The prediction has a mean pLDDT of 78. This is a predicted structure of a 238-nucleotide RNA (Group I catalytic intron) from Oscillatoriales cyanobacterium PMM_0019. Rfam family: Group I catalytic intron. Gene Ontology term of the family: Group I intron splicing. About the family: Group I catalytic introns are large self-splicing ribozymes. They catalyse their own excision from mRNA, tRNA and rRNA precursors in a wide range of organisms. Rfam 15.1 lists 5,602 matches to the family in 1,395 species. It was read from a public genome assembly, where an Rfam model found it. The source organism's lineage runs through Bacteria, Bacillati, Cyanobacteriota, Oscillatoriophycideae and Oscillatoriales.

RNA sequence: GCGAGCGCCUCCUGAAUUAUCGGGCACUGUGGAGGAAACUCCAUGUGUGAAUGUGGUCAAAGUCGGUGAAACCUACAGAGUAACACUCUACGGCAAUACCGAGCCAAGUCUGAUUCGUCACUAGACUUCUAUGUGGGCGAUAGUGCGAGUCAGGAAGGUGUAGAGACUAAACGGCCACCACCUACUGGCUUUUGAGCCUAUGGUGAAGAUAUAGUCCAGAGAGUGGGGAAACUCACAC
Repeated sequence: GCGAGCGCCUCCUGAAUUAUCGGGCACUGUGGAGGAAACUCCAUGUGUGAAUGUGGUCAAAGUCGGUGAAACCUACAGAGUAACACUCUACGGCAAUACCGAGCCAAGUCUGAUUCGUCACUAGACUUCUAUGUGGGCGAUAGUGCGAGUCAGGAAGGUGUAGAGACUAAACGGCCACCACCUACUGGCUUUUGAGCCUAUGGUGAAGAUAUAGUCCAGAGAGUGGGGAAACUCACAC
């Protein structure tokens, strides 16, 4: 979630079965690359669907453009035919969705500038101001580090990418912490010198967000009109 005992996720078709087509994911075989290993990435084959951790925090930008795409629908034209009928075929549609450029963006993070704090360290007498005045070896002031704020920039990630679209939440997203498991370059311990044990900063804990959960709106229906051979599409009002 539903048709209630089933099921990986998603879309299409179908009266319907989680049935079929397409796409994606995981497990599994092979080859290649990286790595000390665990493992990861890329290509490809077969079948299957058992499994996918917890808590906190962020909600902003959502604009302008561009390149692809299967299943499915349709058949002007083309092919078959003497011709018609009929059949086949997408370069026409619809669209699950794969991506790119510019611009822009919440929290976190990095860099630079600047203001404040006055905690630490170093130096040690001035500093603010037109001036008067005030403060100062019970530490002025300067530098460095730390903490907080502001401004500018960067990387990752996001937006762009909904059924035209508006809004709210928050996760399957960003960031932080933790947990379980795997490995041990390194570091440490033991040693009968063969080796063994411990250690994460390294990994694993799938995909679904081209709108997920919702509220609205739109669409679906019949009508009129424009485009088109049709499929389909655009506009208007109901």